[in-house]
This record gives sequence, C1' cells and structure tokens, in this order.
RNA sequence: UCGUGCCAGACGGGGAGGUAGCGGUGCCCUGUACCUGCAACCCGCUAUAGCAGGGUCGCAUUCCUUCCUGAGGCGCGUGAUUGUAGGGUCUGGUACUGGCAAGCAGUAAUGAAGACCGGGUCCUGCGCAACGGAAACCUGUGAACCCCGUCAGGUUCGGAAGAAAGCAGCGGUAAGCAAGCAAUUCCGUGUGCCGCGGGGCGGCCUGGUCCGAGCCGGCUGUCGGUAGUCCGUCUGUAAUCACGCAUCGAGGGAAGGUGCACGG
Repeated sequence: UCGUGCCAGACGGGGAGGUAGCGGUGCCCUGUACCUGCAACCCGCUAUAGCAGGGUCGCAUUCCUUCCUGAGGCGCGUGAUUGUAGGGUCUGGUACUGGCAAGCAGUAAUGAAGACCGGGUCCUGCGCAACGGAAACCUGUGAACCCCGUCAGGUUCGGAAGAAAGCAGCGGUAAGCAAGCAAUUCCGUGUGCCGCGGGGCGGCCUGGUCCGAGCCGGCUGUCGGUAGUCCGUCUGUAAUCACGCAUCGAGGGAAGGUGCACGG
C1' cells in the first nucleotide's frame, strides 16, 4: 500500500405532550435512512434506559469529536390585526334639552325693552239688512148647470103691444191655478258686522302717550343636564402575525481523529 474476513458501530433524527424519569406507538417538523410482534382508560425499561426475534453494511463520502450555519417547536414579554364579553359619568363622536350673550345674522332714533290708555278679533241683548216661508195686493186664467149682467136663436104667456123664464155666446166674478222687477204685513234662523249697548282670562292685530338703547336667541361659540353600546376609547379574554429574550434542535457545511486478524 492492496485484497479478504471480523469487531466497534450504523441501518434516521428532533419538538411538544404523556411519565417519578427514559424510550416507543399516536400528533407535529425535517428527511428517505431494514423486516416481524407488542402498545394511549397504553407497551416496555430503571440513569447502562424500548423489549423480543431476524437481516444488511461494516474503519468509511456512512463511525466518533469539535466548530459554523440552521428549518421548526415550546415558554415569556412587547406591539399590531381580528373576534368575543363587559362598561354611560368615557361627558369621545351622536341625539335631546337648559343657561350665557363673545361673534355672525335679523330688528331698532321712521324710537328697542318697559309702563299706561284705547280699539278690533270673542260672547251677549236690541235694532236693521239678508235669506226662506206665508198672507195681502197686482196681472192672467178660471163655472155646460146648481154665480152675476146682457141675453141671439128658440120656448112660454098674450088677440096685439109687449112681458117672462132662460140655453149658447160675450163680459165679469167665487172657489181653484200660475206668475210677480218694485212695494206692504206676519213668522222663522249656527245668514251678516251694518248700528247701538253690556261683558271680556289669555293670545294675536292695531291707535296713542311717557321713556330713551337696546331687543332677539336662528347660526357659530361657551357652560351645564339627560339619554345611549351604533362607531371610537377603556378593561378582560381567545386566535393569528411581527419583533425581542430564553430553551430544545433535524438537516447541511468545514476540520480533525479512529481498530483487529490473515495474506500479497
């Protein structure tokens, strides 16, 4: 130095959880790195830490040590987002309401606010008007006969002259019917303000006198009161994400180290 055969060793590892503790099955992360049986109200073991059985590789790129890097997990803390529960003295948005009168606007010497006098609107009495109705009145119409006047014709009486009754017609009228600008009388009324009188709390409108500069509270502002969990804030809680600290840590990389026997 090469070959052969063995031993050591390797044939996954880790996190959380469980456990007195250590492994395993199960869950999760890496990763591809034998097989069979046991096993979560668990299976096996005792700091030497899966047990039982079998198999492959086997001094090495695979084993051991050190260092670097580092997926991922658990814990604590801070912050953010989202959900959930609570809360109205949290006077933050919001709504309602009271006061002030600093500003704006409005109004005011063509006279504010205030005070006094009066009138109207309102109620009522009387009168008047209107409306409605009735009556009277005017006009028209209006009686086959039982209304009137005149009564042709005709009838009756008469010797005659004439007379009488009297239908139709005409005229007029009664009852009735129709209309009525104006004018008369009577009755009625939730009609009217026209007149006179009386009453009259308040509001509104209006006239006048005194006085002499504000009035108002619409908007902004300010000081309160009330309501309210819709939003925001606050408190608790849960989940997710980010960062920090701490812990465990697969995988990867680098360096170094490490047998025995036989033979060439």

Predicted 3D model of a 264-nucleotide RNA (Bacterial large signal recognition particle RNA) from a Clostridiales bacterium. The RNAcentral record of the sequence draws on ENA. Of the family's consensus pairs, 93% are formed in the model. It is recorded under the gene name ffs. The prediction has a mean pLDDT of 77.